[in-house]
Context: one part of a larger RNA
RNA sequence: UCGUUGUUAAGGAACUCGGCAAAUUGACCCCGUAACUUCGGGAGAAGGGGUGCCACAGCAAUGUGGCCGCAGAGAAUAGUCCCAAGCAACUGUUUAGCAAAAACACAGGUCUCUGCUAAAGCGAAAGCUGAUGUAUAGGGGCUGACGCCUGCCCGGUGCUGGAAGGUUAAGGGGAUUGGUUAGCCGUAAGGCGAAGCCAUGAACUUAAGCCCCAGUAAACGGCGGCCGUAACUAUAACGGUCCUAAGGUAGCGAAAUUCCUUGUCAGGUAAGUUCUGACCCGCACGAAUGGCGUAAUGACUUGGGAACUGUCUCAACAACGAAUCCG
Numbered sequence: 001u002c003g004u005u006g007u008u009a010a011g012g013a014a015c016u017c018g019g020c021a022a023a024u025u026g027a028c029c030c031c032g033u034a035a036c037u038u039c040g041g042g043a044g045a046a047g048g049g050g051u052g053c054c055a056c057a058g059c060a061a062u063g064u065g066g067c068c069g070c071a072g073a074g075a076a077u078a079g080u081c082c083c084a085a086g087c088a089a090c091u092g093u094u095u096a097g098c099a100a101a102a103a104c105a106c107a108g109g110u111c112u113c114u115g116c117u118a119a120a121g122c123g124a125a126a127g128c129u130g131a132u133g134u135a136u137a138g139g140g141g142c143u144g145a146c147g148c149c150u151g152c153c154c155g156g157u158g159c160u161g162g163a164a165g166g167u168u169a170a171g172g173g174g175a176u177u178g179g180u181u182a183g184c185c186g187u188a189a190g191g192c193g194a195a196g197c198c199a200u201g202a203a204c205u206u207a208a209g210c211c212c213c214a215g216u217a218a219a220c221g222g223c224g225g226c227c228g229u230a231a232c233u234a235u236a237a238c239g240g241u242c243c244u245a246a247g248g249u250a251g252c253g254a255a256a257u258u259c260c261u262u263g264u265c266a267g268g269u270a271a272g273u274u275c276u277g278a279c280c281c282g283c284a285c286g287a288a289u290g291g292c293g294u295a296a297u298g299a300c301u302u303g304g305g306a307a308c309u310g311u312c313u314c315a316a317c318a319a320c321g322a323a324u325c326c327g
Base pairs, nucleotide, nucleotide: 001322002321003320004319005318006317007316008315010313011312014311019308027051028050029049030048031047036041038145052067053066054065055064056063057062068072080306081305082304083303084302085301086300087298088297092104093103108143109142110141111140112139113138114137120129121128122127146293147292148291149290151223152222153221156220157219158216159215160214161213162212165211166210167209171205172204177199178198179197180196183192184191185190224242225241226240227239228238251285252282263279264278265277266276267275
């Protein structure tokens, strides 16, 4: 000096990003127990009291009397608690080896596909899973207990349905045109040119798709701007105008979302960039990429308090072990 452990005056979180670590609590019996609540819980809430030995009585619980100590679950083992807020309903799952969570899952909700040789999936196929199941079943997507709810937009993209018209492949079809030349014309150069063959391949016929028409948002998604106006001022219920498919409803809101920002006010503190309650000017909340609540639950996150303490003021001592130095 380090490691492990123990003790500590007075104070008691002043430590620190943060009570990290440590300390307190702790068993059993009795009393007692709030808000809130899904009536199960919350709850071991909280808080308080008791506990030894001997004798006697009693079946016992227990009662009465006595004894000892500073102290009786006399050693050891065995919840710290409360208040408020966020997130996730919950038990569960996860980054084997820096993350256990608010992430994943979940029961429940909803949309969609699937009529059975099902859809979907694996496979080259045979075949298998689905399922020895049959729509109260099976697959896929989103959401995520429960409560109250889930607004407007189908213009774009997707999906579903439609079929009048437009477009459109191969195939069918063979118009037309070109090449070739028997022949014809011409003194010649050359010109014309049937059939056949070669090449070209028009109209017409014709599917799905696309265009088109409609439906559909718990499909992908989206949910405005400017100007004016009330007898103080301010503000604007109101009006005008432009644009749009429609212009954000309920609820919530400086929020796990707020840049400006330590917004403003209130509470708590002597003092509070955090916290709680409000306000609303929402840079850039918002309704199953769910919205807002919510008892219980949580090695979750945040703020506060009680108790407790060597975390600290501020350090000291002791035990055991180790390293180093000296001998």
This is a predicted structure of a 327-nucleotide part of an RNA (large-subunit ribosomal RNA, domain IV) from Clostridium swellfunianum. Lineage of the source: Bacteria > Bacillota > Clostridia > Eubacteriales > Clostridium. The coordinates come from a structure-prediction model, not an experiment, and the mean pLDDT is 88.